[in-house]
Context: one part of a larger RNA
RNA sequence: CGCUCGUGAAGGAACUCUGCAACAUGGCUCCGUAACUUCGGGAUAAGGAGCGCCCCCUCUGGGGGCCGCAGUGAAAAGGGUCUAGCGACUGUUUAUCAAAAACACAGGUCUGUGCCAAGGCGUAAGCCGCAGUAUACAGACUGACGCCUGCCCGGUGCUGGUAAGUUAAGGAAGAGGGUUAGCCGUAAGGUGAAGCUCGCAACCGAAGCUCCAGUAAACGGCGGCCGUAACUAUGACGGUCCUAAGGUAGCGAAGUUCCUUGUCGGGUAAGUUCCGACCUGCAUGAAUGGCGUAACGACUGGACCACUGUCUCCACGAGCGACUCG
Numbered sequence: 001c002g003c004u005c006g007u008g009a010a011g012g013a014a015c016u017c018u019g020c021a022a023c024a025u026g027g028c029u030c031c032g033u034a035a036c037u038u039c040g041g042g043a044u045a046a047g048g049a050g051c052g053c054c055c056c057c058u059c060u061g062g063g064g065g066c067c068g069c070a071g072u073g074a075a076a077a078g079g080g081u082c083u084a085g086c087g088a089c090u091g092u093u094u095a096u097c098a099a100a101a102a103c104a105c106a107g108g109u110c111u112g113u114g115c116c117a118a119g120g121c122g123u124a125a126g127c128c129g130c131a132g133u134a135u136a137c138a139g140a141c142u143g144a145c146g147c148c149u150g151c152c153c154g155g156u157g158c159u160g161g162u163a164a165g166u167u168a169a170g171g172a173a174g175a176g177g178g179u180u181a182g183c184c185g186u187a188a189g190g191u192g193a194a195g196c197u198c199g200c201a202a203c204c205g206a207a208g209c210u211c212c213a214g215u216a217a218a219c220g221g222c223g224g225c226c227g228u229a230a231c232u233a234u235g236a237c238g239g240u241c242c243u244a245a246g247g248u249a250g251c252g253a254a255g256u257u258c259c260u261u262g263u264c265g266g267g268u269a270a271g272u273u274c275c276g277a278c279c280u281g282c283a284u285g286a287a288u289g290g291c292g293u294a295a296c297g298a299c300u301g302g303a304c305c306a307c308u309g310u311c312u313c314c315a316c317g318a319g320c321g322a323c324u325c326g
Base pairs, nucleotide, nucleotide: 001321002320003319004318005317006316007315008314010312011311014310019307027051028050029049030048031047036041038144052066053065054064055063056062057061067071079305080304081303082302083301084300085299086297087296091103092102107142108141109140110139111138112137113136119128120127121126145292146291147290148289150222151221152220155219156218157215158214159213160212161211164210165209166208170204171203174200176198177197178196179195182191183190184189223241224240225239226238227237250284251281262278263277264276265275266274
């Protein structure tokens, strides 16, 4: 000096990113126990008292006595309270840096599927789905519960429709090119049926697309400028432009707020954090769910009580190492 322990005056979080770590609490019996609440809970809430041994009696009890610093005499055995965020909950997860607010979850909704189901695996046979049958199965989103879930179908998607436009293979009237028996020609060559062949092609030709509708718990989207009230300020009101429609209820400096340590209030002697408000929402918002919510959480902020070597500020001790000598 290191590791693992023990003790500590006065103070008691002043330490620090953070009470990290440690201390404290702890069992049993009795008393007592708030807000809130889904009436189950919260709750071991909180907060308090008792605890050994001996003797007597009318023995679930009562009375008397004894010892120690100490009676759950050693060991083992919740620290608590208040307040916010997120996720309802028990669960699950990055084997080996993340356990969470992530995943899952009951519950909700939409879509597909009528059975040889849809969907899935396989080249196939075959199998799962299912020895099930729409109160079922599959896919997607949301995520207990409570109150709710506004407007937009112009774009994209999906579903339905199909008169017209467009449109493939294929079919095909017709026209054309090549070839040449024949014919003409002294020859060169010209012409040229059928067949074969080469491309061309009117017209016929489905779905699809165009088109017409529907559909947002489908993907998604949800404005600007100017003026206006008898102080001022503000603007219920008006005008105008644009849009498919211009953000409703809620919530809001938020896990979202740049400016920002916004402003006001609370808590502190002092508070960039925290809580309550305000609304000027850079850039909230309704199943990419919105807002609440008892209970729950090795989750994340803030405050307090208790307690402490975390600290002021370190000291001493023990064991084991290191170190010295052998």

A computed fold for a 326-nucleotide part of an RNA from a metagenome, annotated as large-subunit ribosomal RNA, domain IV. RNAcentral holds the full RNA, with entries from SILVA. Model confidence (mean pLDDT): 89 of 100.